[in-house]
RNA sequence: GGGCUUGUGAGGUAGCCAGGAUAUCCUGUCAGUCUUCGGAACUGAGAACCCGGGUUCGAAUCCCGGCAGGCCCU
Numbered sequence: 001g002g003g004c005u006u007g008u009g010a011g012g013u014a015g016c017c018a019g020g021a022u023a024u025c026c027u028g029u030c031a032g033u034c035u036u037c038g039g040a041a042c043u044g045a046g047a048a049c050c051c052g053g054g055u056u057c058g059a060a061u062c063c064c065g066g067c068a069g070g071c072c073c074u
Base pairs, nucleotide, nucleotide: 001073002072003071004070005069006068007067010027011026012025020057029045030044031043032042033041050066051065052064053063054062
């Protein structure tokens, strides 16, 4: 220098090829119910699409350019 690949709450993960409106589930956190206390169980809350731009009525998804990690070639 070139190619491929990955990036989604605090952690992990589905959704991406084939756009559709409230982004899935598990763990964790907080609050409540329950309990003598704790745990478990149940209910609720907070919390995410790496960044910028474009296309579109509508983008996590498609396109372009970056950033970061990984692999390979030179």
The RNA shown here (transfer RNA) has 74 nucleotides and comes from methanogenic archaeon ISO4-H5. RNAcentral records the identical sequence in 3 taxa. Its mean pLDDT, the model's own confidence on a scale to 100, is 83. NCBI's taxonomy places the organism under Archaea, Methanobacteriati, Thermoplasmatota, Thermoplasmata.